[in-house]
Molecule: SAM riboswitch aptamer (S box leader)
RNA sequence: GUGUUAUCACGAAAGGUGGAGGGAAUAGACCCUAUGAAACCUUAGCAACCCUUUGACAAGCAAAGAAGGUGCUAAAUUCUACUGCGAGAAGCAGAACAGAUAACGG
Numbered sequence: 001g002u003g004u005u006a007u008c009a010c011g012a013a014a015g016g017u018g019g020a021g022g023g024a025a026u027a028g029a030c031c032c033u034a035u036g037a038a039a040c041c042u043u044a045g046c047a048a049c050c051c052u053u054u055g056a057c058a059a060g061c062a063a064a065g066a067a068g069g070u071g072c073u074a075a076a077u078u079c080u081a082c083u084g085c086g087a088g089a090a091g092c093a094g095a096a097c098a099g100a101u102a103a104c105g106g
Base pairs, nucleotide, nucleotide: 002105003104004103005102006101007100008099013043014042015041016040017039021032022031023030026081027080028079029078044073045072046071049069050068051065052064053063054062055061077098082094083093084092085091
């Protein structure tokens, strides 16, 4: 890099280094940022995918848990883009694509 499946409106930040960008990509909007961006490190936390325990066993499911492997800790995946309703880039509903994460596989 790629395939399958599941989830993506919940939740959870301080410090150090750093020094200007960041919110994945395209376009538009909006937002964060010298009261310190990205990135890295430390500690803490959140969650519960893998995991642990129990329900006799397998599968599945449920409950409890958090030692370990990941992940995450501004805003819904920040919002919109397609479809339907609609006078409509209002608003409401839904879907796809793309993306992120996990587990498994080739």